A computed fold for a 74-nucleotide RNA from Sediminihaliea albiluteola, annotated as transfer RNA. Model confidence (mean pLDDT): 81 of 100.

[in-house]
RNA sequence: GGGCCCAUAGCUCAGUUGGUUAGAGCAUCCGACUCAUAAUCGGCAGGUCGACAGUUCGAGUCUGUCUGGGCCCA
Numbered sequence: 001g002g003g004c005c006c007a008u009a010g011c012u013c014a015g016u017u018g019g020u021u022a023g024a025g026c027a028u029c030c031g032a033c034u035c036a037u038a039a040u041c042g043g044c045a046g047g048u049c050g051a052c053a054g055u056u057c058g059a060g061u062c063u064g065u066c067u068g069g070g071c072c073c074a
Stems, first nucleotide, its partner, number of pairs: 001073007010026004019057001029043004050066005
């Protein structure tokens, strides 16, 4: 220098043909249970969906550029 892949909650990850409310598990917090703790059970909260543009009635999803990370080739 060229090519490919990834980026969604604190962590690990789903998200259907683009379709109107963005989810799960774990963790945190609150509560139940217990003499107490752990385990278990219930509940709350937590997201500019990497950034900026574009297409569209509508974008986490499609397109372009950029940023960060990974792999391969030279």
Rfam family: tRNA. By type it is a transfer RNA. The organism belongs to Sediminihaliea, within Bacteria.